[in-house]
């Protein structure tokens, strides 16, 4: 150049055949403690790389684009 995988909260990671995004970690606040750690209970806020189609309805399905990647040249 060409073909294939990947992008989702601060950080890792799921989401079925398209039906509206869940978990851990991290944070904050109770219990706990001599004061903390562990551990239990409880909360907030935040995310689908960008632009556009299709659809009643898109993390998923198209089209373009952009970044890591692996492989072929």
């Nucleotide at each position: 150049g060409c073909a294939g995988g990947c992008g989702u909260g601060g950080c890792c990671c799921a989401a079925c055949c398209g039906g509206a995004c869940g978990g851990g970690c991290a944070c904050c606040g109770g219990c706990g403690u001599g004061c903390g750690a562990a551990g239990c209970c409880g909360g907030a806020a935040a995310a689908u790389g960008c632009g556009g189609g299709u659809u009643c309805g898109a993390a998923u399905c198209c089209c373009g684009u952009c970044g890591c990647u692996u492989g072929c040249a």

The RNA shown here (transfer RNA) has 73 nucleotides and comes from a Thermoplasmata archaeon. The sequence is in RNAcentral, with records from ENA. NCBI's taxonomy places the organism under Archaea, Methanobacteriati, Thermoplasmatota, Thermoplasmata.